[in-house]
RNA sequence: CUGUCCGUUUGAGGACACACUCGUAUAGACCUGGGAAUACGGCCCAGGCGUUUCUACCAGGCGACCGUAAAUCGCCCGACUACGAGCUGAAGUGCGUCUAGG
Repeated sequence: CUGUCCGUUUGAGGACACACUCGUAUAGACCUGGGAAUACGGCCCAGGCGUUUCUACCAGGCGACCGUAAAUCGCCCGACUACGAGCUGAAGUGCGUCUAGG
């Protein structure tokens, strides 16, 4: 924001769902096995661990690194899920009036 239900019609609102925002969890992290690529590359499958927690555990970018080998690394950025909470118009501008100050 919107919807449904209850209530009210006499200054009437409440509940739930959803959207948005904030918080907590987890660091979209870590460990291992197998497979795959090779400076135009750097990935795939499975398992473990992590949460008073179900699920997820990836994508993109920039840089580094590896002189052809088996191994990647750093940073930035983007969610979903679980639970709790907040909000129902806000901000800005114009005009008029009042007040305070200069």